Background: The RNA shown here (small-subunit ribosomal RNA) has 1521 nucleotides and comes from Candidatus Improbicoccus pseudotrichonymphae. Its mean pLDDT, the model's own confidence on a scale to 100, is 83. The sequence is in RNAcentral, with records from ENA and SILVA.

RNA sequence: UUCGGAGAGUUUGAUCCUGGCUCAGGACGAACGCUGGCGGCGCGCUUAACACAUGCAAGUCGAACGGAAUUAACUUCGAAGUAAUUCUUGGUUAGUUUAGUGGCGAACGGGUGAGUAAUGCGUGAGCAACCUGCCCAUUAGUGGGGGAUAACUGUCGGAAACGGUAGCUAAUACCGCAUAAUUCAAAUUUUUCGCAUGAAGUUUUUGAGAAAGGAGUAAUUCGCUGAUGGAUGGGCUCACGUCUGAUUAGCCUGUUGGUGAGGUAAAGGCUUACCAAAGCUAUGAUCAGUAGCCGGACUGAGAGGUUCAACGGCCACAUUGGGACUGAGAUACGGCCCAGACUCCUACGGGAGGCAGCAGUGGGGGAUAUUGCGCAAUGGAGGAAACUCUGAUGCAGCGACGCCGCGUGAGGGAAGAAGGUUUUCGGAUUGUAAACCUCUGUUAUUAGGGAAGAAAAAAAUGACGGUACCUAAUGAGUAAGCCCCGGCUAACUACGUGCCAGCAGCCGCGGUAAUACGUAGGGGGCGAGCGUUGUUCGGAAUUAUUGGGUGUAAAGGGCGUGUAGGCGGCUUUUUGAGUCAAGUGUGAAAUCCCAAAGCUUAACUUUGGAAUUGCAUUUGAGACCGAUUAGCUUGAGUAAAGUAGAGGCGAACGGAAUUUCCGGUGUAGCGGUGAAAUGCAUAGAUAUCGGAAGGAACACCAGUGGCGAAGGCGGUUCGCUGGGCUUUUACUGACGCUGAGGCGCGAAAGCAUGGGGAGCAAACAGGAUUAGAUACCCUGGUAGUCCAUGCUGUAAACGAUGCUUACUAGGUGUGGGGGAUCUGACAUCUUCCGUGCCGCAGUUAACACAAUAAGUAAGCCACCUGGGGAGUAUGGCCGCAAGGUUAAAACUCAAAGGAAUUGACGGGGACCCGCACAAGCAGUGGAGUAUGUGGUUUAAUUCGACGAUACGCGAGAAACCUUACCAGGUCUUGACAGCCAACUAACGAAGCGGAAACGUGUUAGGUGCCCUUUCGGGGGAAAGUUGGUACAGGUGGUGCAUGGUUGUCGUCAGCUCGUGUCGUGAGAUGUUGGGUUAAGUCCCGCAACGAGCGCAACCCUCGCCAUCAGUUGCUACGCAAGAGAACUCUGAUGGGACUGCCGUUGAUAAAACGGAGGAAGGUGGGGAUGAUGUCAAAUCCUCAUGCCCUUUAUGAUCUGGGCUACACACGUACUACAAUGGCCAUUACAAUGGGUUGCCAAAUCGCAAGAUGGAGCUAAUCCCUCAAAGAUGGCCUCAGUUCGGAUUGCAGUCUGAAAUUCGACUGCAUGAAGUCGGAAUUGCUAGUAAUCGCGGAUCAUCAUGCCGCGGUGAAUACGUUCUCGGGUCUUGUACACACCGCCCGUCACACCAUGGGAGUCGGUAGUACCCAAAACCGUUAGCUUAACCGCAAGGAGAGCGGCGUCUAAGGUAGGAUUGGCGACUGGGGUGAAGUCGUAACAAGGUAGCCGUAUCGGAAGGUGCGGCUGGAUCACCUCCUU
Repeated sequence: UUCGGAGAGUUUGAUCCUGGCUCAGGACGAACGCUGGCGGCGCGCUUAACACAUGCAAGUCGAACGGAAUUAACUUCGAAGUAAUUCUUGGUUAGUUUAGUGGCGAACGGGUGAGUAAUGCGUGAGCAACCUGCCCAUUAGUGGGGGAUAACUGUCGGAAACGGUAGCUAAUACCGCAUAAUUCAAAUUUUUCGCAUGAAGUUUUUGAGAAAGGAGUAAUUCGCUGAUGGAUGGGCUCACGUCUGAUUAGCCUGUUGGUGAGGUAAAGGCUUACCAAAGCUAUGAUCAGUAGCCGGACUGAGAGGUUCAACGGCCACAUUGGGACUGAGAUACGGCCCAGACUCCUACGGGAGGCAGCAGUGGGGGAUAUUGCGCAAUGGAGGAAACUCUGAUGCAGCGACGCCGCGUGAGGGAAGAAGGUUUUCGGAUUGUAAACCUCUGUUAUUAGGGAAGAAAAAAAUGACGGUACCUAAUGAGUAAGCCCCGGCUAACUACGUGCCAGCAGCCGCGGUAAUACGUAGGGGGCGAGCGUUGUUCGGAAUUAUUGGGUGUAAAGGGCGUGUAGGCGGCUUUUUGAGUCAAGUGUGAAAUCCCAAAGCUUAACUUUGGAAUUGCAUUUGAGACCGAUUAGCUUGAGUAAAGUAGAGGCGAACGGAAUUUCCGGUGUAGCGGUGAAAUGCAUAGAUAUCGGAAGGAACACCAGUGGCGAAGGCGGUUCGCUGGGCUUUUACUGACGCUGAGGCGCGAAAGCAUGGGGAGCAAACAGGAUUAGAUACCCUGGUAGUCCAUGCUGUAAACGAUGCUUACUAGGUGUGGGGGAUCUGACAUCUUCCGUGCCGCAGUUAACACAAUAAGUAAGCCACCUGGGGAGUAUGGCCGCAAGGUUAAAACUCAAAGGAAUUGACGGGGACCCGCACAAGCAGUGGAGUAUGUGGUUUAAUUCGACGAUACGCGAGAAACCUUACCAGGUCUUGACAGCCAACUAACGAAGCGGAAACGUGUUAGGUGCCCUUUCGGGGGAAAGUUGGUACAGGUGGUGCAUGGUUGUCGUCAGCUCGUGUCGUGAGAUGUUGGGUUAAGUCCCGCAACGAGCGCAACCCUCGCCAUCAGUUGCUACGCAAGAGAACUCUGAUGGGACUGCCGUUGAUAAAACGGAGGAAGGUGGGGAUGAUGUCAAAUCCUCAUGCCCUUUAUGAUCUGGGCUACACACGUACUACAAUGGCCAUUACAAUGGGUUGCCAAAUCGCAAGAUGGAGCUAAUCCCUCAAAGAUGGCCUCAGUUCGGAUUGCAGUCUGAAAUUCGACUGCAUGAAGUCGGAAUUGCUAGUAAUCGCGGAUCAUCAUGCCGCGGUGAAUACGUUCUCGGGUCUUGUACACACCGCCCGUCACACCAUGGGAGUCGGUAGUACCCAAAACCGUUAGCUUAACCGCAAGGAGAGCGGCGUCUAAGGUAGGAUUGGCGACUGGGGUGAAGUCGUAACAAGGUAGCCGUAUCGGAAGGUGCGGCUGGAUCACCUCCUU
């Protein structure tokens, strides 16, 4: 303070936006699931307006009437009886009952919502165009007659329903006559009034025109008749409002109006004859679909949206259709007639019926109650009344269907019981919960009492009901469930399951540790209910009036002209429709709200107020708006003077070039491509010269220059013509803006007809490319491109930005005009119109726009509302066709999308680096062998590692062992660990069995350690055996459950943070830029300033020096000993190198280049060191470990075998192919290392491997240990060799239990392939490559592998175009699992909905015609006829019958419209890892896309024109600095 407004999840790696989907709330005539104690008040067939058995729901009046029946009394006739008396016939009186005549009612009350889009409803008016029984008031009457008829009786027909006929009778039934008015009709006089017609009165005349009695002794009363008025109820008319569809655009013939007539209570085409030709419609007629309307109800902040159950008002209907009668009132739910359908009865001839009244039944359905009680109350009908009737109504029953209230106990109670669940085994939790103690008595049960509702003077009268309520007693006793617990959304653990079963509102869970499934414990929410489903409003500003948008998200019409419409300049007059204010009427009641009151409270009910936002009307105001009046000139236009222009149309002319033809010269090729080929050419091409023909297009000028509405327009000249701009005065005087429909214009392609045809060029052909190539490339080439006349009407027809007007900082170009200054030109200033760029405010999701707005406002038009299906189907319109335009639905998804961000990627760009390329050297790929892998084989060939980052890898040593594999033999508390109990010897060479394990077994052997001891022993630890119990064990699975470790990008230079700043935000900045570096190294600049992990440095080592120390090392002393401390060496500690100095360059920087000095120069060489992270990278078989599996086996043990196989393929190495070599002889120089189960010297033996031997050495001492290449000398002389050494044979050595499978070495003999290696490919930039040997680990033995060591010792680097990898910046992106990405279309299969479809089966509405019931009306010549007239005949009138108009149902016809089914067929959607290609996203590898044409399995290709929503490079112009 006016009482009034909440959001969340989901598109992404993340962000902002757009946008849909979903949720939280409320409500219900509900239904379903589980559960269920009581009471009050309400509500209860939403579906089949489907069919109905049975009962009831409308009767009443005897005081309208005549009868009939019956009772009583009296009486009469007759009979019986002795009589009392009884019976019978008739009469009178008084009651009771009631079939019929008659009156009133039955048109109310009750039900339902089919129809109805207006004969309806709502609101407000009108009737001078009407009616109204019963009721009220007033007034006047109620006289005198008549003829019938039901009932009843007789008779006849019929099964029945029901009738026919003859006769009798009454009335408040029926009919004349009289009288009568302020009645009616026709004339007439006159007054007043009114919106027209007229209305209300007044005077006179004529005519018409009423009645009923009953009761009572009576008074009287109830009725009856005419008239007036009222009240009530109705009828009719008008205005406004009242759903959807234009894929319904024209409709109507009684139609619209008039005149006459008829009809009605009444106006009226309501009906009819005639006349006129109107009337409605884009402000949506007509048609189609749907629907009862409202007060109200639900929801909402409101505006709105939805709805019409209950209660109330109106309407419509009563089995379907039609019709009238009666009546005050009906076109009549419980009346009539006819027709149709259905059901029932039937004697087959005919009849009967209508629950959408209350109950009830069947049916339908997800679903909705008792064949109850009573008229006591309220109300209704009849009656004078008593009273009767009343399924209206009042009550009760059933149903948690809804709202409201109450209860299922309260207080105390810790051993925190037991049990359950869980656990880290301590505990925690269930939990004061229970038990137990003390209370209470709502509810329940029983008993006692016991209403109000009932009423005007009294009596009587209660269905509910012995109910509500009160009292007493008993006794915690009788009374709790449902849903949920991943987020939204309050609430968590365990077990089971293992993409199964299942859940799910959305997002999404589940593939072995599920807070998401199922169960349990615990917890949360609500509570006699709780959930689910359905519908509706809200949230949803997601149809936006309040309150949205359209550059890129969906959305501006291709462009103009202009109709209707909408909107409209300044001053002024009048008016008062709009507008504003006040009053009045109405807006029913109920409901809602407020204040009270009554039920114990509440729900509920009652009273009062407020409200009912509306409509109508009266009065006022006059600003604004409208209308109107008079003016104005600034909007708009006209005239005048200038001016620029590829504006349009027509005609004529011109030169350059291509092509073709003719002629000349000339000779072998030309042409074309990435490279080629097809093609042309010796019949003379290409080239070149001259001539000719023909068509098309107009170089330079040329420009983000010009013109035009857009499409579009470009040689020159002429003619015709449209528009713009500037300047100035004059004129008109708002003439304006926009613009649905309409009309016109409208690139390219395309179509028709006729021309034309040089070049180009869809289709097509050929050649290439390719896996294919219906393409890209090439050679040809037809439509077409051109002209004329028509058509088509679409484009990325774009500024993806509708038109008009006004306003809002600047700067700078350019085109056209004017002005100022100036003598003039240039320049300068200024102004108008166009056309660009930059930029402030502002706007925007951002990008961006920014006076040419996407800013601020106003007006009008067009368009949008998730993606797909689909701009499709169908229908309409247009078109010659192609096709265009308008334009859906089913179904399906939870997204689709825009902008920007960070990455990643690109057959994008720039810069930089790297043995990346290049320049070199040596190789691999060929051979043989070794080794690893694949494959194959096998009983087994154990397992792992698979691009780089597996493959001489794990393995730094597979004969046994290892060993995990296979075959066979054995063991089961176990080969290994712990505990308990018992025992003490256990054990055990040899021997025996066995393949061994193992078993057996000896008086062979052995009896140990510590403490104590009386030396007998005892105890303890350890060990062993036996038994037992928990368990051991597993190289079994999962590296996608993990730790740890490792590889790789990569020793690449990166990766981050704090604060600040910028941005809505993700993020950016810093970290980018200019230089520089090996380096994010450093410097400078800069909205950044700093910091961290990385880089570098600190560490180790090599190179120089110094100092100190020196044995086993060294030696200037001749050797040794000794000595020495110089040198070498070893070790330790220091020094030294920092762009420090000079010069040049650079920006005065960082730094680079050159130089000096120095052992070393620009990180001096090498190593260790590996940021944030990536690869679900590797490893469960090193180790550790969760879970799972196994437990007489997947464990343990033994023997033998296998891992060593062998057609083949690959990787990595060794040795070679030789002369820079091989062999022989002689000879020189290392370093690192290792050594006691070891290295092993000298010496001896052996050709040799090796053996014997044993010195020395626990190592600067001894040994391994002679290094080799090299050097010197000799032989070989280019060959399968004196190269090469595989393979094989024989003989041996060594290790070891063991050498066959399966070791290494030696000697002799043998002497294979191989003559330098295809495509391809590897390493290396200096003490490096290459080459040479040496050592070590592993190890009994075994090295071409691995890890180290030294010796000899090169070549080349112009450089960064290319390949590979990486870094930084930038760009594009439809990628983010990140290009090993994403993704398109055909085809095949399954399912789903849908279009077409020969047809077929219905529905609906209407038209035309035929037939035509009942009924009203009209007519009538036949028949009949009580009342009145008439003396009579007869008449009037009436009825029946006939006919006619109209017409329901029915039939026929051709159409319209709308559904179902439908062989077949079209596309669409969705599906698991199908097939073919790869069209799109990066320059997507031919930029893409739009329109059109054409071709092709398919995406698609090509031609023509257009667009940028194209990357890259270059140039021009403009802008900024």